The part of an RNA shown here (small-subunit ribosomal RNA, 3' major domain) has 477 nucleotides and comes from an uncultured marine eukaryote. Its Rfam family is "Bacterial small subunit ribosomal RNA". The RNAcentral record of the full RNA draws on ENA and SILVA. Its mean pLDDT, the model's own confidence on a scale to 100, is 82.

Context: one part of a larger RNA
RNA sequence: UGACGGGGGCCCGCACAAGCGGUGGAGCAUGUGGUUUAAUUUGAUGCAAUGCGAAGAACCUUACCAGGGUUUGACAUGGUGUUAAUUCUUUGAAAAAAGAAGUACCGUUCGCGGUAGACACACACAGGUGGUGCAUGGCCGUCGUCAGCUCGUGUCGUGAGAUGUUUGGUUAAGUCCAGCAACGAGCGCAACCCCUGUGAACUGUUGCCAGCGCGUAAAGGCGGGGACUCUGUUCAGACUGCCCAGAUCAACUGGGAGGAAGGUGGGGACGACGUCAGGUCAGUAUGGCCCUUACGCCUAGGGCUGCACACGUACUACAAUGCCCAGCACAAUGAGAACCGAGACCGCAAGGUGGAGGAAAUCUGCAAAACUGGGCCCAGUUCGGAUUGGAGGCUGCAACUCGCCUCCAUGAAGUCGGAAUCGCUAGUAAUGCCGUAUCAGCUACGACGGCGUGAAUACGUUCCCGGGUCUUGUACA
Numbered sequence: 001u002g003a004c005g006g007g008g009g010c011c012c013g014c015a016c017a018a019g020c021g022g023u024g025g026a027g028c029a030u031g032u033g034g035u036u037u038a039a040u041u042u043g044a045u046g047c048a049a050u051g052c053g054a055a056g057a058a059c060c061u062u063a064c065c066a067g068g069g070u071u072u073g074a075c076a077u078g079g080u081g082u083u084a085a086u087u088c089u090u091u092g093a094a095a096a097a098a099g100a101a102g103u104a105c106c107g108u109u110c111g112c113g114g115u116a117g118a119c120a121c122a123c124a125c126a127g128g129u130g131g132u133g134c135a136u137g138g139c140c141g142u143c144g145u146c147a148g149c150u151c152g153u154g155u156c157g158u159g160a161g162a163u164g165u166u167u168g169g170u171u172a173a174g175u176c177c178a179g180c181a182a183c184g185a186g187c188g189c190a191a192c193c194c195c196u197g198u199g200a201a202c203u204g205u206u207g208c209c210a211g212c213g214c215g216u217a218a219a220g221g222c223g224g225g226g227a228c229u230c231u232g233u234u235c236a237g238a239c240u241g242c243c244c245a246g247a248u249c250a251a252c253u254g255g256g257a258g259g260a261a262g263g264u265g266g267g268g269a270c271g272a273c274g275u276c277a278g279g280u281c282a283g284u285a286u287g288g289c290c291c292u293u294a295c296g297c298c299u300a301g302g303g304c305u306g307c308a309c310a311c312g313u314a315c316u317a318c319a320a321u322g323c324c325c326a327g328c329a330c331a332a333u334g335a336g337a338a339c340c341g342a343g344a345c346c347g348c349a350a351g352g353u354g355g356a357g358g359a360a361a362u363c364u365g366c367a368a369a370a371c372u373g374g375g376c377c378c379a380g381u382u383c384g385g386a387u388u389g390g391a392g393g394c395u396g397c398a399a400c401u402c403g404c405c406u407c408c409a410u411g412a413a414g415u416c417g418g419a420a421u422c423g424c425u426a427g428u429a430a431u432g433c434c435g436u437a438u439c440a441g442c443u444a445c446g447a448c449g450g451c452g453u454g455a456a457u458a459c460g461u462u463c464c465c466g467g468g469u470c471u472u473g474u475a476c477a
Base pairs, nucleotide, nucleotide: 001477002476003474004473005472007471008470009469010468011467012466013465015461016460019424020423021422022421023420026316027315029313030312031311032310033309034307035306042053043052064302065301067299068298069297070296073125077124078123079121080120081119082118083117086101087100088099089098090097091096105114106113107112127291128290130289132287136285138280139279140278141276143274148187149186150185151184152183153182154163155162156161167178168177169176193268194267195266196265198236199235200234201233202232204230208225209224212223213222214221239262242256243255244254245253246252318417322376323375324374325373326372327371335364336363339358340357344353345352346351383414388409389408390407391406392405393404394403430453431452432451433450434449435448436447
């Protein structure tokens, strides 16, 4: 100087407390461990692995396994020779092997030369998702959006170092103020950036429709209009600016006015010096090591989906603030051409036929919960939907291993969950639906977004956990 302490002081955080809803019990989905296996490819392992890499494992993917093949190779550059191309047959599960047919692009001094492709040969080489993340780059997680981490000069100390950065206030903040052997500065904080909340000006189609007409069963459907909503651009606006009180009348704090918004308005992007030899050689790059008739490459099939069990994360429930039936209202994000697909018709339905319109503010897509009316009457039920049988639909060469969806039948566990444990402070939790990426299809109940409805509680900081700061002890570095 640090680190540590079941030392002390001060302070903060959904850390506790106060509340609301869960997990842990059930069924199912998914990931992991274990076990099994020819293989069940692999990485990730407290927080910070476990709906994670994987924004899509039937084949492919695919790295794994047991077969069948191949050796200059599936791919790149270079040499020589032959030949343009290409098509068909047989064997085979395919890869591939064997055979047959076929033929000349450009230039030309008709000798031949050249471009591109294919084949053959030989060698340099290719190739490796083989090992090492403890050799690395890059990127990322984490402490932590915590308020810290340092430097120059000066001063003090023999020196390691100290001071500044401590102290008194204050703040979300090393934020600011006052003081001080310090005076300044840098990386962080904040601000500058984006979205959102208010208004103004301009803009006016594909959006809008107040007023004036036309028109309809109805409808911005039409003429027209720019008022309004909205689209989009540029401005304005919030700064403790004003008032009161407290305070060193400093920083600031408490209250108030006006205001759409008030003291960081709300949200995002943004992550200091560093820590964990944290994660990734399987995204890519890359050192040295290893394989080179194989640890490379091609191929059909299987596996990654196996199942006494254990754990994590979700979903659906156990019901009456509910379930069922009918009626009926209101969104936003976003996507669309090998695509989205309307009206109509067929089918109980999944879906099918068909193809208006749409490269889209123009066309496509039922929002659901809510609300209104009716039924159920507390029961393993009109709750719950697992499981299984049957019949179908869709995608796709192909749904047996191993897809999703529909209908009929079946109708399991489950009556609110032990010890323990998680999230959340407001448009939040809870709850309802919608969209997108990946994608032929789908295991999505996942992930990432969007909108609707919309709470309760916080006395307080004794305690648990994590962190900051000052101080103290130490046989630790």